[in-house]
RNA sequence: AGCCCUUUGGUCUAAUGGUAGGGCACCAGAUUCUGACUCUGGUGAUGUUGGUUCGAAUCCGGCAGGGGCUG
Numbered sequence: 001a002g003c004c005c006u007u008u009g010g011u012c013u014a015a016u017g018g019u020a021g022g023g024c025a026c027c028a029g030a031u032u033c034u035g036a037c038u039c040u041g042g043u044g045a046u047g048u049u050g051g052u053u054c055g056a057a058u059c060c061g062g063c064a065g066g067g068g069c070u071g
Stems, first nucleotide, its partner, number of pairs: 001070007010024004018054001026042005047063005
């Protein structure tokens, strides 16, 4: 330098182009003499910028981060 793969809350992981869901963590409550466990409820995410579409996490282009291959 060229090409390929990948990017979703703090973390891990789902999602036929049609309400972004779940586990752990966190917060509040219940339980307890206290704590842990357990139970109930709650906050929080589509790397970024454009495009296609009635509608984009999903399809397309640019850019950025990570990984790989070739020279």